Source information: Predicted 3D model of a 349-nucleotide part of an RNA (large-subunit ribosomal RNA, domain IV) from Corymbia citriodora subsp. variegata. The RNAcentral record of the full RNA draws on Rfam. The prediction has a mean pLDDT of 82. It matches the Rfam family "Bacterial large subunit ribosomal RNA".
Context: one part of a larger RNA
């Protein structure tokens, strides 16, 4: 001076981003213990009382002597009562051994993860939809995309993908676009395949002195007919990707707008929640917490810049090394320092 202990007067969170870190509780008896709940739990909730050793006295169980059994009599162990009784600074005598409590988000819950910055609201889960698979080669996986293995020595109450994310009460509308299914009398339209041609090239025949002709193929162009699936068309599908308006008027003060009129759109956001982990304006208005609050919490909604229903929505008991905000007890975190011990260090030492 530094680590690491340990003590501290008054105050107690005034300290900090933040009660970090530290301290407080603490094992056992007995006795109480709310709200809410999926009735199981919350609960060790919270909150309090006792506490060793002896002697007394009551209870119980149990040994030995005696006795024919009880029944007496002399110990042992436990347990209980009380204004008994000694000694200590101290009776849970040392060490070890939870702080509670309340509200709100999120994620139902126990598990999982970023080995060495990130445990969480992330992942997974039970639960609940859809897709799709019929099997002497399932569907899908994996494989010089061969055989072959897995799927499985399995059989749709199974197998695989996908979404959601326990329970409760739900889970609107919308199939235009994109996907995916399934239809097709119809349109486009590929190769084979046919049939024709004043097409190229070219073989046999055959008539002809020759030039050439004619008949039969072969190949090459055109052109017609034929013609599968795909698109186009026609339907269903949203717990399928995904989407769910404007404008203008109106009720015997204003004010709102149940209603009306338009324009549009596949359909114009239902039912809840809503300054929200989502509200820019914004530190929105109000109330409660505080001497004092950009914070927490409850409330409000024509106003939601840009909430919303399995990309789920809304609550919601238990649970959390989550997040935030109180609060009660603690306390050297502070006001505001101080002592002391042990290591190191400074120093010739």
């Nucleotide at each position: 001076c530094a680590a690491u202990c340990a003590u501290u007067a008054a105050g107690g969170a005034a300290c900090u981003c933040g009660g970090c870190a530290a301290a407080u509780u603490g094992a056992c008896u007995c006795c109480g213990u709310a709200a809410c709940u999926u009735c199981g739990g919350g609960a060790u909730a919270a909150g309090g009382u006792g506490a060793g050793u002896c002697a007394u006295u009551u209870c119980u169980u149990u040994u030995a002597a005696u006795u024919a059994a009880u029944a007496u009599u002399a110990g042992a162990a436990g347990a209980a009562a009380g204004a008994g009784a000694a000694g200590g600074c101290a009776u849970a005598g040392a060490a070890u051994g939870a702080u509670g409590u309340u509200g709100u988000a999120c994620g139902a819950c126990u598990g999982u993860u970023u080995a060495a910055u990130u445990a969480a609201a992330a992942c997974a889960a039970a639960g609940c939809a859809c897709u799709u698979u019929g099997c002497g080669a399932a569907a899908g996986a994996u494989g010089u995309a061969a055989a072959a293995u897995c799927a499985a020595u399995g059989u749709a109450u199974u197998g695989a993908g996908u979404g959601u994310g326990a329970u409760u009460c739900c889970u609107g509308c919308c199939c235009u676009a994109u996907g995916u299914c399934g239809g097709c009398u119809g349109g486009c339209c590929a190769a084979a395949u046919u049939u024709c041609u004043u097409u190229u090239u070219u073989u046999a025949g055959u008539u002809g002195u020759a030039a050439g002709g004619c008949u039969a193929g072969a190949u090459u162009a055109g052109a017609a007919a034929g013609g599968a699936a795909u698109c186009c068309c026609c339907g269903a599908u949203c717990a399928a990707u995904g989407g769910c308006g404007g404008c203008c008027u109106u009720a015997c003060c204003u004010a709102u707008g149940a209603g009306g009129g338009u324009c549009u759109u596949a359909a114009g956001g239902u039912a809840g929640c809503g300054g929200a982990a989502u509200a820019c304006c914004u530190u929105g208005g109000c109330c409660g917490u505080u001497a004092a609050a950009u914070g927490c919490g409850g409330u409000c909604u024509u106003u939601g810049c840009a909430u919303g229903a399995a990309u789920g929505g809304a609550c919601c008991a238990a649970c959390g090394a989550u997040a935030c905000a109180a609060c009660a007890g603690c306390u050297g975190u502070c006001u505001c320092g101080a002592u002391g011990a042990u290591u190191g260090g400074c120093u010739c030492c």